[in-house]
RNA sequence: GGGCCUGUAGCUCAAUUGGCUAGAGCGUUGCAUUCGCAUUGCAGAGGUAGGGGGUUCGAUUCCCCCCAGGUCCA
Numbered sequence: 001g002g003g004c005c006u007g008u009a010g011c012u013c014a015a016u017u018g019g020c021u022a023g024a025g026c027g028u029u030g031c032a033u034u035c036g037c038a039u040u041g042c043a044g045a046g047g048u049a050g051g052g053g054g055u056u057c058g059a060u061u062c063c064c065c066c067c068a069g070g071u072c073c074a
Base pairs, nucleotide, nucleotide: 001073002072003071004070005069006068007067010026011025012024013023019057028044029043030042031041032040050066051065052064053063054062
């Protein structure tokens, strides 16, 4: 320098072949339970989907550029 893959909640990851309100587990906050802690139960908060642009009535999803990581080739 070139090809390919990945980037979604604090962490680990789903789903979608363009439209339901973007979800789960762990973590976290509150409450209940306990003398207290742990466990367990209930409820909540947390995401402009790596950044920008384009196409479209509508983009996390399609196209382009860039960034970061991984991998192969040189």
The RNA shown here (transfer RNA) has 74 nucleotides and comes from candidate division WWE3 bacterium UBA1401. The source organism's lineage runs through Bacteria, Bacteria candidate phyla and candidate division WWE3. Its Rfam family is "tRNA". The coordinates come from a structure-prediction model, not an experiment, and the mean pLDDT is 81.